[in-house]
RNA sequence: GUCUGUAUAGUUAAGGGGUUUAACACGGGUCUUGUAAACCCGCGACCGUGGUUCAAAUCCACGUGCAGACA
Numbered sequence: 001g002u003c004u005g006u007a008u009a010g011u012u013a014a015g016g017g018g019u020u021u022a023a024c025a026c027g028g029g030u031c032u033u034g035u036a037a038a039c040c041c042g043c044g045a046c047c048g049u050g051g052u053u054c055a056a057a058u059c060c061a062c063g064u065g066c067a068g069a070c071a
Base pairs, nucleotide, nucleotide: 001070002069003068004067005066006065007064010024011023012022013021018054026042027041028040029039030038047063048062049061050060051059
């Protein structure tokens, strides 16, 4: 330099056009003499900028980060 994959909550992942899902973590509550565990509730995210579309986390282009292949 060319090409491929990838980027979603604090962390690890699911979801690939129509309400963004879970586990752990975090906060509150129940329970306990108290802590932990267990149970209930809550908080919290689509890498950036454009394009397509009635509607984009999802499709397309470019850029950036990361991983890889070839030279």